A computed fold for a 106-nucleotide RNA from Chitinophaga skermanii, annotated as TPP riboswitch aptamer (THI element). It matches the Rfam family "TPP riboswitch aptamer (THI element)". Rfam describes the family as follows. Vitamin B(1) in its active form thiamin pyrophosphate (TPP) is an essential coenzyme that is synthesised by coupling of pyrimidine and thiazole moieties in bacteria. It was read from a public genome assembly, where an Rfam model found it. The coordinates come from a structure-prediction model, not an experiment, and the mean pLDDT is 77.
């Protein structure tokens, strides 16, 4: 110089669901929305943020097609599919490793 692979700073980018309980109102035949607090389940993160992921790349941030389809749950979650789909936020430094070249000394 070049590679990787980890960290820090700035900046920026995303997401907050589901299901039972409950207060309070609306409409109401049956229920069904919106609020308030609770508990439970997944998850990095579930309204919380000075947190959490994530950021040049892309089949793990995320979004949209999507109230999609198919299995499986009470539900969401999980699993396959749509998907080689269409979109998505960067730049500094630092260490550690490898490799190339260059000098100096034996």
């Nucleotide at each position: 110089c070049a590679g990787u692979c980890a960290c820090u700073u700035u900046a920026g980018g995303g997401g907050u669901g589901u299901u039972c309980c409950u207060u309070a109102g609306c409409c109401g035949a049956a229920g069904g929305c919106u609020c308030u607090g609770g508990a439970a389940c997944u998850g990095a993160g579930a309204u919380g943020a000075u947190a959490c992921c994530c950021u040049c790349a892309g089949u793990c941030a995320c979004c949209u097609g999507a109230u999609g389809c198919a299995g499986c749950u009470c539900a969401u979650a999980c699993u396959g599919u749509c998907g080689u789909a269409g979109g998505g936020a960067a730049a500094a430094g630092u260490a550690a490793c490898u490799g190339a070249a260059c000098u100096c000394u034996c």